[in-house]
Molecule: Bacterial large signal recognition particle RNA
Organism: Clostridia bacterium
RNA sequence: CCGCGCUAGGCGGGGAGUCAGCGGUGCCCUGUACCUGCAAUCCGCUAUAGCAGGGCUGAAUUCCCGUGCCGAGGCAAACAUCUGUGGGGCUGGUGCCGUCAUGCGGUGCUGAGGGCCGGGUCCCGUGCAAUCGACGUCUGUGAACCAUGUCAGAUCCUGACGGAAGCAGCAUUAAGCGGAAUCGUCGAUGUGCCGCGGGUUUACCUGGCCGGAGCCGUACGCCGGCGUGCCGCCCAUGGAUGCUUUGUCCAAGCGCGGGUGCGCGG
Numbered sequence: 001c002c003g004c005g006c007u008a009g010g011c012g013g014g015g016a017g018u019c020a021g022c023g024g025u026g027c028c029c030u031g032u033a034c035c036u037g038c039a040a041u042c043c044g045c046u047a048u049a050g051c052a053g054g055g056c057u058g059a060a061u062u063c064c065c066g067u068g069c070c071g072a073g074g075c076a077a078a079c080a081u082c083u084g085u086g087g088g089g090c091u092g093g094u095g096c097c098g099u100c101a102u103g104c105g106g107u108g109c110u111g112a113g114g115g116c117c118g119g120g121u122c123c124c125g126u127g128c129a130a131u132c133g134a135c136g137u138c139u140g141u142g143a144a145c146c147a148u149g150u151c152a153g154a155u156c157c158u159g160a161c162g163g164a165a166g167c168a169g170c171a172u173u174a175a176g177c178g179g180a181a182u183c184g185u186c187g188a189u190g191u192g193c194c195g196c197g198g199g200u201u202u203a204c205c206u207g208g209c210c211g212g213a214g215c216c217g218u219a220c221g222c223c224g225g226c227g228u229g230c231c232g233c234c235c236a237u238g239g240a241u242g243c244u245u246u247g248u249c250c251a252a253g254c255g256c257g258g259g260u261g262c263g264c265g266g
Base pairs, nucleotide, nucleotide: 001266002265003264004263005262006261009057010056011055012030013029014028015027020046021045022044023043024042034054035053036052037051038050063259064258065257066256067255068254069253073249074248075247076246077245078244079242080241081240082239083238084237085236086235087234088233090232092231093230095226096225097224098223100221103218104217105216106215107214114210115209116208117207118206119205120204121203122199123198124197125196126195127194128192129191130189131188132187133186134185135184136183137180138179139178140177141176147172148171149170150169155164156163157162
């Protein structure tokens, strides 16, 4: 160096989560990578950290270690935007009060504020009216027969006198269908310059009486004070999003360097 047979190793890896820790089942990423059984009420183990059974490959392009580039994805924090909750009156916005005002303007002895009595606005009941509807009333029309009256003709009974039922026609009426400027009853109402009775009195308007001098307004402003529903701000905390930033764990891919046996035969 060549050939044969073996052995270690390999036949996927990673992230979060879980766990004292490791690995697995389940989730996510990578992307193709032996089979069977077990497992979230978890399962198997203990630093050689899935267990049990079977199969293939096998000392190198394939196994092991180190390292460079690129880099999917996960996790953590920060930041930004949006949003929820709680807290803080915060030199903000906004609201209220005082003050500038013994001023200025208006009003008031043709009677202010105030007090007393009443009326209205409001509510309940009721009357009347109005409008609408129903019924009655009046009126028109209205029945082939099964309504009424009168019933020609025809029919029936009778020896006759006479009688019976009764169509058409005429008249009338029922239900029904209309009409009415009227009248009556009942019901209803987004109706009313209406009447009566009762209730309410914070407010507004108004009448009368008492009494006799006040009463009202005056910055979108200055200053001072109070409040915080809403907008804004500050503090705390949760959620969603991100070609964002930092840190961390890093699959896959492309390279570089190094390492790894045993037996037999030639």